[in-house]
Context: one part of a larger RNA
């Protein structure tokens, strides 16, 4: 050094199971409510099934009757038209006429308005009847029958029950909704406009970067047009009351003042202050730019009508500029007068305007929606977390540097503040790189190996080492490092020993080696939370650990070459 045999479980991120945790999908069920929508079933009303009478009260009509007072007019004039007569018991008596007044009476006829009485019709409540209806009340018959028909007697009785329609109530039951983004998801937070800054001097540019703001205000006595004029704030200094500060002179300064409100750039020729007149805060186009995926957005000389201001030249189609904001659909107003199914009109619908959304998840899926799930599924990720692994080292362990102080004295025997530099990868983390078509996870057993930053043996410096005992450092990994009670523990706390009971990697070394006491499936309970399913790094009891079969490496033994 090759074979072979027996063995052993360290590796093949071993085998098995498209990973059950965890995310995600406009995936799926189950389940719960004060999530939305139906909807069973209960329940109100109407109207059929359904009829008859009284009594009370409404209301319309009709018929009779009856009410109407300012003054002035013999007087209690409801109106309005007709009208010169009308009634008579033949005596007359009301009326025209005049007269009062807004309006004139007799007699015809409408009507209006107060109430009264009668009728008919409808209607509401109450009672009552029986003939629909109805009777798990007797009785008779089919028939020898607790059904079920059929007859009678009784009860109920137009209500009950049924349909149709209609309002409530409604997890009983159904269908489906419950947003994204996110240094995993949860849970805060945000989600559309504006303005700085980051942004690298054009424009643009990200982030759970770092500051703020907005969802409007102002109308005829503006905060808009124009047409004149004026300049503020701050600081010295002087001046009755008068003062830190009111007003007035003056003199620096130069816009810090002021702009309706964030912040940015502008603004004295002022876009700032104040005054007169006033409505262009119009109306029909727009050449031509900017921005820009699209939809949107912005900025516009000139051109036509009308008007304000100005003496005019001119200037106005809102505010000093940049936020003050919602597509389409839908029904709804104004307007037009285009179309109107033989034809007149018209529904309706076109066509121009405006107006109705915190559709604020603000390019708005619907008029209209919130939860669990550990009973749970499927599809997928290592595009995303939990375990180890790797990069980082804030956090950690250890070491150096400077030396204020402390050690009586004296910075360094022993400490060593306020700082600065390392190094290590054992602790928390940050990152999310391999692994989700699977890399089993905490502690014990059992087997070890390593590394020094040495706990003990062992060799040495210093010492605030008298000696013994220490303390501190330096060299050194040969060897060695204990039994027990508590708890699932590491870990620690105690007993008792021991030279000495040392800190670490090894996938927090080892489950294809064991174990299975925790933790992490279904059960089932307490507390708490939650209406409720249910939840809970809170507690409690309980809970299947495959591969007797090892094919390669690797590693032991013993055989032959």
């Nucleotide at each position: 050094c090759c074979a072979g045999u027996a063995g052993u479980a360290g590796g093949a991120c071993g085998a098995a199971a498209a990973g059950a945790c965890c995310c995600c999908g406009u995936g799926a069920a189950g389940c719960u409510u004060u999530a939305c929508u139906a909807u069973a079933a209960c329940u109100u009303g109407a109207c059929a099934u359904u009829g008859g009478a009284u009594u009370a009260g409404a209301a319309c009509u009709g018929u009779a009757u009856u009410u109407g007072u300012u003054c002035a007019g013999c007087a209690u004039a409801g109106g309005u038209g007709g009208g010169a007569g009308c009634c008579u018991u033949c005596g007359g008596g009301c009326g025209c006429c005049a007269g009062u007044g807004a309006g004139a009476u007799a007699c015809c006829a409408c009507c209006c308005u107060u109430g009264u009485a009668u009728a008919u019709u409808u209607u509401u409540a109450a009672u009552u009847c029986u003939a629909a209806u109805u009777u798990g009340a007797g009785c008779c018959c089919g028939u020898g029958a607790u059904c079920c028909g059929g007859g009678c007697u009784g009860g109920a009785g137009a209500c009950a029950g049924u349909g149709u329609c209609u309002g409530g109530u409604g997890g009983g039951u159904a269908g489906u909704u419950u947003a994204a983004c996110u240094g995993g998801g949860g849970c805060g937070g945000u989600u559309g406009c504006c303005u700085c800054c980051c942004a690298a001097a054009u424009u643009g540019u990200a982030a759970c970067g770092g500051a703020g703001g907005c969802g409007u205000u102002u109308a005829c006595a503006a905060a808009g047009g124009u047409u004149g004029g004026c300049u503020a704030g701050a600081u010295c200094c002087c001046g009755a009351u008068g003062g830190a500060a009111a007003c007035g002179g003056g003199g620096u300064u130069a816009a810090u003042a002021g702009u309706g409100c964030a912040a940015a750039c502008g603004c004295a020729u002022a876009a700032g202050c104040c005054a007169g007149c006033u409505u262009u805060a119009c109306u029909g186009c727009a050449a031509g730019a900017c921005c820009u995926a699209c939809c949107a957005g912005u900025c516009g000389a000139g051109c036509a009508g009308u008007u304000g201001c100005g003496a005019a030249a001119g200037c106005a189609g809102a505010a000093g500029u940049u936020a003050g904001u919602g597509a389409u659909c839908c029904g709804a107003c104004c307007g037009u007068a285009c179309g109107a199914a033989a034809u007149a009109g018209g529904a309706c619908g076109g066509c121009g305007g405006a107006a109705g959304c915190u559709c604020a998840a603000c390019g708005g899926a619907u008029a209209a929606a919130a939860g669990c799930u550990a009973c749970u599924c499927c599809g997928g990720g290592g595009a995303u977390a939990a375990c180890a692994g790797g990069c980082u080292a804030g956090u950690c362990a250890c070491g150096c540097c400077c030396a204020a102080g402390c050690g009586u004295c004296c910075a360094c025997a022993g400490c060593g503040a306020c700082g600065g530099c390392g190094u290590g990868g054992u602790u928390c983390g940050g990152c999310a790189c391999c692994u989700c078509g699977a890399u089993g996870u905490c502690g014990g057993c059992u087997c070890g190996u390593c590394g020094c930053a040495u706990c003990c043996u062992g060799g040495g410096g210093g010492u605030g080492u008298a000696g013994a005992a220490g303390c501190u450092c330096c060299c050194a990994a040969g060897g060695g490092u204990u039994u027990g009670g508590c708890u699932g523990u590491u870990c620690g706390c105690c007993a008792a020993u021991u030279a000495a009971a040392g800190c670490g990697g090894c996938a927090c070394g080892u489950g294809a080696g064991c174990u299975g006491g925790g933790u992490u499936c279904a059960g089932a309970a307490c507390g708490u939370c939650g209406u409720g399913a249910g939840a809970c790094a809170g507690u409690u009891c309980g809970g299947u650990c495959u591969c007797c079969u090892a094919u390669c490496c690797g590693c032991u033994a013993c055989u032959g070459g």
Predicted 3D model of a 561-nucleotide part of an RNA (large-subunit ribosomal RNA, domain V) from a Patescibacteria group bacterium. The coordinates come from a structure-prediction model, not an experiment, and the mean pLDDT is 84. The full RNA is in RNAcentral, with records from ENA. It matches the Rfam family "Bacterial large subunit ribosomal RNA". Lineage of the source: Bacteria > Bacteria candidate phyla.